[in-house]
Molecule: THF (Tetrahydrofolate) riboswitch aptamer
């Protein structure tokens, strides 16, 4: 050299388990700085991801117990919802943008 092939970081799905929010934080959308990581090595993008900033949009509460209280309500604790909600286990499906070297098998 030549033909096949394994491998990661990580996304998404499901499921469980614990938070948090319910006086809206957080998710999601836009912009803009900065930074990271991206098969064993080396490069690395207009793809990815984090963080700051600045705009938009914009959500659902109840029960019951106890204590204050004339009441109206408040306040704790538990509990059943809501939240494009955060964290971990597992399970499933994808998977080096690319480019060179490499590793494995074959003839």
């Nucleotide at each position: 050299g030549u033909c096949a092939g394994a491998g990661u970081a990580g996304a998404a799905g499901g499921c469980c388990u614990u938070g948090c929010g319910u006086u809206a934080a957080g998710u999601g959308c836009c912009g803009u700085g900065c930074g990271g990581a991206c098969g064993g090595g080396g490069a690395g993008u207009u793809g990815c991801c984090g963080c700051g900033c600045g705009g938009a949009c914009g959500a659902a509460a109840a029960a019951u117990g106890c204590c204050g209280g004339g009441g109206a309500c408040g306040g704790c604790a538990u509990u059943u919802g809501c939240g494009g909600u955060g964290a971990g286990a597992c399970c499933u499906u994808c998977g080096c943008a690319u480019c060179c070297c490499g590793c494995u098998g074959a003839g």